[in-house]
Context: one part of a larger RNA
RNA sequence: CUGGGCUUAAAGGGUGCGUAGGCGGACCUGUAAGUGCUUUGUGAAAUCCCACGGCUCAACCGUGGAAUGGCUUGGCAGACUAUAGGUCUUGAGGUCGGUAGGGGUCACCGGAACGCUAGGUGGAGCGGUGAAAUGCGUAGAUAUCUAGCGGAACGCCGAAGGUGAAGACAGGUGACUGGGCCGAUUCUGACGCUGAGGCACGAAAGCGUGGGGAGCAAACGGGAUUAGAUACCCCGGUAGUCCACGCCCUAAACGAUGUGCACUAGAUCCCGGGAGUUCUGACACUCUCUCGAUCGAAGCGAAAGUGAUUAGUACACCGCCUGGGGAGUACGGUCGCAAGGCUAAAACUC
Numbered sequence: 001c002u003g004g005g006c007u008u009a010a011a012g013g014g015u016g017c018g019u020a021g022g023c024g025g026a027c028c029u030g031u032a033a034g035u036g037c038u039u040u041g042u043g044a045a046a047u048c049c050c051a052c053g054g055c056u057c058a059a060c061c062g063u064g065g066a067a068u069g070g071c072u073u074g075g076c077a078g079a080c081u082a083u084a085g086g087u088c089u090u091g092a093g094g095u096c097g098g099u100a101g102g103g104g105u106c107a108c109c110g111g112a113a114c115g116c117u118a119g120g121u122g123g124a125g126c127g128g129u130g131a132a133a134u135g136c137g138u139a140g141a142u143a144u145c146u147a148g149c150g151g152a153a154c155g156c157c158g159a160a161g162g163u164g165a166a167g168a169c170a171g172g173u174g175a176c177u178g179g180g181c182c183g184a185u186u187c188u189g190a191c192g193c194u195g196a197g198g199c200a201c202g203a204a205a206g207c208g209u210g211g212g213g214a215g216c217a218a219a220c221g222g223g224a225u226u227a228g229a230u231a232c233c234c235c236g237g238u239a240g241u242c243c244a245c246g247c248c249c250u251a252a253a254c255g256a257u258g259u260g261c262a263c264u265a266g267a268u269c270c271c272g273g274g275a276g277u278u279c280u281g282a283c284a285c286u287c288u289c290u291c292g293a294u295c296g297a298a299g300c301g302a303a304a305g306u307g308a309u310u311a312g313u314a315c316a317c318c319g320c321c322u323g324g325g326g327a328g329u330a331c332g333g334u335c336g337c338a339a340g341g342c343u344a345a346a347a348c349u350c
Base pairs, nucleotide, nucleotide: 003322004321005320006319007304008303012318014201015200016199017198021194022193023192025088026087027086028085029084030083031082033081034080035077036076037075038074041071042070049065050064051063052062053061054060091191092188093187094186095184096183097182098181099180103177104176105175106174107173108172109171110154114150115149116148117147118146119145120144121143125136126135162169163168206247207246208245209244210243211242215241216240220236221235222234223233258317259316260315262313263312266295267294268293269292272289273288274287275286276285277284299306300305323350324349325348332343333342334341335340
């Protein structure tokens, strides 16, 4: 430089915002940078190609011609790209009116369960297992009643359901706050798409400082099991799990499926909105927009499957792959308090 690819064979970045760059709606006019045609000069010779010729042929050689990516001078064209100016509304955004929601942050409050403390009743066991034992209990346990304290998590509703860019989000109330959807066509007038770097967010575990600590529970101790048992089972139990602030930045971060736009049979269910039908009406039905889901024609696919939520038909832009092991390792760089993260080989071997 180029080909083929990326659900499951190697391969979609964890997610978003966005810089450069790439790409970009309809119409009109100009310019002529790209572009097309033509033209000037250059593009050494040899080689390659064509014709003719010379060695008896050929290889070889000679003569002439052609060819030559590209660079360059002038002219013409004006579709497309570009560029300058103008216009437009369908892309995009705003405004107004509605609407649903575990979207986010903070504060306060609640009940069930659990543990502890104190007191009452009571009097021998409780607990645990496949069976046991360790453990707890006459210093009164287990059970039960009353009062108080404490921390964590929020049953039913609850769903094939909702929201969020992803991670994720669920007791109730309030304050602040982000986004979506529907309707009106009321405004701006291409303001758009993607996005190398960059920035922000990012489960759990882990780290730092200070709190908190009911339950659970790595490590650890004990009891069993076993040939052994550094386990599975049981009794305990510390970090941690919780809060505030600051780090870490990984994941089967999954739909193992990047984002955006256009087009391409249907059927059924469902969340949210709008319109219509019915004298009114809970409801029902029809149409329509948006989200979620199941089936399925064509198509696609190696098949499984997918199928308007595409893995179909195309375009734009980004990321990534190129046999297995060595290895997501070494070295270097960079980030981090550390743990380690990111970037990322080779020898050798099959």
Model confidence (mean pLDDT): 88 of 100.
Predicted 3D model of a 350-nucleotide part of an RNA (small-subunit ribosomal RNA, central domain) from an uncultured prokaryote.
Its Rfam family is "Bacterial small subunit ribosomal RNA". Rfam links the family to the GO terms ribosome and structural constituent of ribosome.